[in-house]
Context: one part of a larger RNA
RNA sequence: CUGGGCUUAAAGGGUCCGUAGCUGGAUAUACAAGUCCCUUGAGAAAUCCGCCGGCUUAACCGGUGGGCGUUCAGGGGAAACUGUAUUUCUAGGGACCGGGAGAGGUGAGAGGUACUGCCGGGGUAGGAGUGAAAUCCUGUAAUCCCGGUGGGACCACCUAUGGCGAAGGCAUCUCACCAGAACGGGUCCGACAGUGAGGGACGAAAGCUGGGGGAGCAAACCGGAUUAGAUACCCGGGUAGUCCCAGCUGUAAACGAUGCGCGUUAGGUGUGUCAGUGACCACGUGUCACUGAGGUGCCGAAGGGAAACCGUGAAACGCGCCGCCUGGGGAGUACGGUCGCAAGGCUGAAACUU
Numbered sequence: 001c002u003g004g005g006c007u008u009a010a011a012g013g014g015u016c017c018g019u020a021g022c023u024g025g026a027u028a029u030a031c032a033a034g035u036c037c038c039u040u041g042a043g044a045a046a047u048c049c050g051c052c053g054g055c056u057u058a059a060c061c062g063g064u065g066g067g068c069g070u071u072c073a074g075g076g077g078a079a080a081c082u083g084u085a086u087u088u089c090u091a092g093g094g095a096c097c098g099g100g101a102g103a104g105g106u107g108a109g110a111g112g113u114a115c116u117g118c119c120g121g122g123g124u125a126g127g128a129g130u131g132a133a134a135u136c137c138u139g140u141a142a143u144c145c146c147g148g149u150g151g152g153a154c155c156a157c158c159u160a161u162g163g164c165g166a167a168g169g170c171a172u173c174u175c176a177c178c179a180g181a182a183c184g185g186g187u188c189c190g191a192c193a194g195u196g197a198g199g200g201a202c203g204a205a206a207g208c209u210g211g212g213g214g215a216g217c218a219a220a221c222c223g224g225a226u227u228a229g230a231u232a233c234c235c236g237g238g239u240a241g242u243c244c245c246a247g248c249u250g251u252a253a254a255c256g257a258u259g260c261g262c263g264u265u266a267g268g269u270g271u272g273u274c275a276g277u278g279a280c281c282a283c284g285u286g287u288c289a290c291u292g293a294g295g296u297g298c299c300g301a302a303g304g305g306a307a308a309c310c311g312u313g314a315a316a317c318g319c320g321c322c323g324c325c326u327g328g329g330g331a332g333u334a335c336g337g338u339c340g341c342a343a344g345g346c347u348g349a350a351a352c353u354u
Base pairs, nucleotide, nucleotide: 003326004325005324006323007308008307012322014202015201016200017199021195022194023193025089026088028086029085030084031083033082034081035078036077037076038075039074040073041072042071048066049065050064051063052062053061054060092192093189094188095187096185097184098183104178105177106176107175108174109173110172111155112154115151116150117149118148119147120146121145122144126137127136163170164169207248208247209246210245211244212243216242217241221237222236223235224234259321260320261319262318263317264316267299268298269297270296271295273293274292275291276290277289278288279287280286303310304309327354328353329352336347337346338345339344
């Protein structure tokens, strides 16, 4: 000496499931593969070290003994740990039961305001828009008021630093079906587990293909303004798209810029869920307080950190497994491969330059 790292400096895969692999709870017995001890043999020469000798000495050379040769094989032994086989167990994990919470998912049905079109009635000269205007709409009667009818999208208040979901994400109401988590019970199984290269599934918005739909909004586009110009910001229009069905794409500041699992290490204070205990009681599925569990916020001991800050939901202290980084630019480019209808995605350099 036998790397150091990944919130913000380069670096956590978008998320989950899972194959191989790696890692793996307690107990007893056996074996002895790993492991350890003893012993025998192999382990070229030169080089290196000790001693002796030869060139006048030295370098150099010769002899002899040792060491090195990082290791292998045979024999004998040990049994703590790892491993293998068998036995037993319940603390991990799973199943089951119970009453609750939730914008969790899928499908169907129902509703609400606004908007917009049309019809009928009333009514008359403006309306709309802006910093100011103009384009624009309006005498074929607009804007405005009342009534009716059609259409598509959306779901105010409740709403929260709140809840659910693996992530993306999820919000009117009702029903049906499906799924997960928490709490409580401690009934059953008995290590069945953790992670996860490849692989599979899911994956906002935009985009693509086919079919529908189209109220509002609105890339592109056309006008009006502004301006030196104005391919913009502002205004009037407006098509894809936004919506639905079927398929594809597979990317995001897919963010907590923080991989997953397990254990250990002060507390305080909100909030939502479940369980228990106590008090109050207008006995209500009630209210309040405390305790436990597992979520979600804030503040903070120790500790960590370059600092900002993190701090039992860690970025602290440890273990297991995976992914990734190694100066900036060239470049997430070229080439090749592969996927895609395409757009493009994934994989991913070098010269050169600094």